Predicted 3D model of a 327-nucleotide part of an RNA (large-subunit ribosomal RNA, domain IV) from a Bacteroidota bacterium. The coordinates come from a structure-prediction model, not an experiment, and the mean pLDDT is 89. Rfam family: Bacterial large subunit ribosomal RNA. Rfam links the family to the GO terms structural constituent of ribosome and ribosome. The sequence was found in a public genome assembly.
[in-house]
Context: one part of a larger RNA
RNA sequence: CCGUGGCUAAGGAACUAGGCAAAUUAACCCCGUAACUUCGGGAAAAGGGGUGCCCACAGCAAUGUGGGCCGCAGAGAAAUGAGAGUGGCGACUGUUUAACAAAAACACAGGGCUUUGCAAAAACGAAAGUUGAAGUAUAAGGCCUGACACCUGCCCGGUGCUGGAAGGUUAAGAGGAGAGGUUAGCGUAAGCGAAGCUUUGAAUCGAAGCCCCAGUAAACGGCGGCCGUAACUAUAACGGUCCUAAGGUAGCGAAAUUCCUUGUCGGGUAAGUUCCGACCUGCACGAAUGGUGUAACGAUCGCUCUACUGUCUCAGCCACGAGCCCG
Numbered sequence: 001c002c003g004u005g006g007c008u009a010a011g012g013a014a015c016u017a018g019g020c021a022a023a024u025u026a027a028c029c030c031c032g033u034a035a036c037u038u039c040g041g042g043a044a045a046a047g048g049g050g051u052g053c054c055c056a057c058a059g060c061a062a063u064g065u066g067g068g069c070c071g072c073a074g075a076g077a078a079a080u081g082a083g084a085g086u087g088g089c090g091a092c093u094g095u096u097u098a099a100c101a102a103a104a105a106c107a108c109a110g111g112g113c114u115u116u117g118c119a120a121a122a123a124c125g126a127a128a129g130u131u132g133a134a135g136u137a138u139a140a141g142g143c144c145u146g147a148c149a150c151c152u153g154c155c156c157g158g159u160g161c162u163g164g165a166a167g168g169u170u171a172a173g174a175g176g177a178g179a180g181g182u183u184a185g186c187g188u189a190a191g192c193g194a195a196g197c198u199u200u201g202a203a204u205c206g207a208a209g210c211c212c213c214a215g216u217a218a219a220c221g222g223c224g225g226c227c228g229u230a231a232c233u234a235u236a237a238c239g240g241u242c243c244u245a246a247g248g249u250a251g252c253g254a255a256a257u258u259c260c261u262u263g264u265c266g267g268g269u270a271a272g273u274u275c276c277g278a279c280c281u282g283c284a285c286g287a288a289u290g291g292u293g294u295a296a297c298g299a300u301c302g303c304u305c306u307a308c309u310g311u312c313u314c315a316g317c318c319a320c321g322a323g324c325c326c327g
Stems, first nucleotide, its partner, number of pairs: 002321007010313002014311001019308001027051005036041001038147001052069007070074001082306007089298002094106002110145007122131003148293004153223003158220002160216005167211003173205002178200005185192002224242005251285001252282001263279005
């Protein structure tokens, strides 16, 4: 000097990113126990008191009642919850990055859409066959949401999906108008040129698809701008105009979302970029990519308080073990 334990005056979080670590609490019995609540909980809430030994009495006993005794200390050691308030997120128990992340991520019961009539859809497999399922729509697959409560607005123009079939477009194929090559023949020649063979080939017919017509958003998604206006001012219930498929409803809102921003006001502190309650000017919330609440729950993440403490003011001592120095 370091490590691991133990103790510490006064103070008691002043430490620190943060009470990290440590300390406090602790077992059993009795009393007692708030808001809130889905009436189950919350709850061991919180907060108090007791606990040894001896004698007597009661009792079968466990034990109870009364009296007494000792110590600093009676759950005499060890083991063995600190508690409260208020927010965010996720309902919950679960699951996860074997070896830096346990969470607000995944899952979940519940909700919805959609496919599938059974030789099912879906999946594996060139196939045979198998799973689905020795199941049968109260079933099985896919996708989304995620208990519960209250709800879930408008847009089908684009993309997708479903349905439609009148018209347009449209392949192979069918079809064979016409054209070319060849040459029997004709012609003085230039040239013409049947049949056959051959190279091509127009019209016309021709499915799905696409165009087209509808439907569909708990399908992918989307949900405006400018100007004016009230008898202080300010603001604009109101009006005008442009654009759109439709212009964001309820609820929430400086939020896990707010750039400006430490917004402004209130609370808490002597002092608060965090926290809580409001406001709304939402850079850039918003309704199953769910919206807003919510008891219970959480090795979750903020903020506050009580208790407690060597975290600190500020360090000291002791024990043990290393290192180092001396012998």